This is a predicted structure of a 75-nucleotide RNA (transfer RNA) from a Candidatus Pacearchaeota archaeon.
Lineage of the source: Archaea > Nanobdellati > Candidatus Pacearchaeota.
RNA sequence: GAGGCCGUAGCUCAGCCUGGCUAGAGCACUGCUCUGAUAAGGCAGGGGUCCUCGGUUCAAAUCCGAGCGGUCUCA
Numbered sequence: 001g002a003g004g005c006c007g008u009a010g011c012u013c014a015g016c017c018u019g020g021c022u023a024g025a026g027c028a029c030u031g032c033u034c035u036g037a038u039a040a041g042g043c044a045g046g047g048g049u050c051c052u053c054g055g056u057u058c059a060a061a062u063c064c065g066a067g068c069g070g071u072c073u074c075a
Stems, first nucleotide, its partner, number of pairs: 001074007010027004020058001029045005051067005
C1' cells in the first nucleotide's frame, strides 16, 4: 500500500442480508425475599447519542459514501 471481517448495555454477544413492535438476551449491578449468616434460588428494577460525520427515505442499528479503531490475509 491492497483486500476480508468486526465495532450495539459494565462484560460476552443476537438483531443488520429482507428499513417500520418504543433496541434485546445471558452474566454482572441495585433493592426486596429466603437463611442463624453467606452462597445458591425467587421477585422487581436501573443502565444504550447502536464507533464518528454526512447522504437516501415519510421512517435508518439496518441501505449508500467518507473517516476512526481493532483483527486477519496479501504485497